[in-house]
RNA sequence: UCGGCAGCACGGGUGAUCGCGCUUAACGGCGAGGAAAGUCCGGGCUAUACAGGGCAGGGUGCCGGAUAACGUCCGGUGGAGGUAACUCUAAGGAAAGUGCAACAGAAAAUAAACCGCCUCUUCGGAGGUAAGGGUGGAAUGGCAGUGUAAGAGACUACCGCCUUCACGGUAACGCGAAGGGCUGUGUAAACCCCACUCAUAGCAAGACCAUGCAGAGAGCGAUACGGCGGCCCGUCGUGCUCUCGGGUAGGUUGCGCUCCGCGGUCGAAAGGCUUCGGAGGAGCUGCGCGGUGACGCGCAGUCAAGAUAGAUGAUCACCUAAGACAGAACCCGGCUUAUAGUGCUGCCGAUGUA
Repeated sequence: UCGGCAGCACGGGUGAUCGCGCUUAACGGCGAGGAAAGUCCGGGCUAUACAGGGCAGGGUGCCGGAUAACGUCCGGUGGAGGUAACUCUAAGGAAAGUGCAACAGAAAAUAAACCGCCUCUUCGGAGGUAAGGGUGGAAUGGCAGUGUAAGAGACUACCGCCUUCACGGUAACGCGAAGGGCUGUGUAAACCCCACUCAUAGCAAGACCAUGCAGAGAGCGAUACGGCGGCCCGUCGUGCUCUCGGGUAGGUUGCGCUCCGCGGUCGAAAGGCUUCGGAGGAGCUGCGCGGUGACGCGCAGUCAAGAUAGAUGAUCACCUAAGACAGAACCCGGCUUAUAGUGCUGCCGAUGUA
């Protein structure tokens, strides 16, 4: 200097004018993201009166950790790819059992012999063989030799597989040694087995206030019906189901750090807002300590949109790489997907110079 790998940050700023939503008595204050997206996981919260056991069913699947938890993250091991930095991994069990392997091929397990090789031959064929060739993703584990009529784990050395032992490691596993049968292969993102784990539904969940009606019929009925995801047990309740008909569909809250207390204020009520004080937090930021790391502990500061036919827009001026992807709707921790452009850090390879 070029190419590559991994990670981080920003993704607009300043000023003026008009306009919009929340909040305040007013002055004034606040106002979309790194993914707000997908709705793929895990939780907080709410309801099912409360609380279970089993079966079925679902989820995860190498080891050790982190976390409120997770299918997430960190570190490591095995395998695959890459010269490497590094990336991916659906990675428990095939010796518990069942199933499947299309087509091609002689044959994919009830094993079998197409071409070929060897021996004999009455020349019709018979016997032996699976080393060579063909088919295929896969054909009595692979390669080299001994041996043989020709061959073959028949035997030998090496590798592969299984069992055992020693050493290292918390472990997955690694290195080494000895022995063994030389065994049909693959597949569990097929059924299955093993280990761990799992209530369900969801903010359109729920709760409260005000207003307003109109009930009629049928069935079951404590040996019944209904609730608890499906079924059974169990447990709880006393009503439950269907048809026709009528009324309401307004307000508040949930809803934005949470809760409590003394006040103030708005409101028809429910309830809301707010000064001050106290306690707390899977919240955010900074610092310190511990840890390889994910992260943990402590201290300090802070808590920064809450709409509901749904708000943050327009114009001008300057700076600038910022012109991409794109818009909260109960909240949080992740994963996945999309992303113009700019800046920074470390590592690998090649080339050149000193």
This is a predicted structure of a 354-nucleotide RNA (Bacterial RNase P class A) from a Lachnospiraceae bacterium. Rfam family: Bacterial RNase P class A. Rfam classes the family as a ribozyme. The family is grouped with related families in Rfam's "RNaseP clan". About the family: Ribonuclease P (RNase P) is a ubiquitous endoribonuclease, found in archaea, bacteria and eukarya as well as chloroplasts and mitochondria. The sequence is in RNAcentral, with records from ENA. The coordinates come from a structure-prediction model, not an experiment, and the mean pLDDT is 76.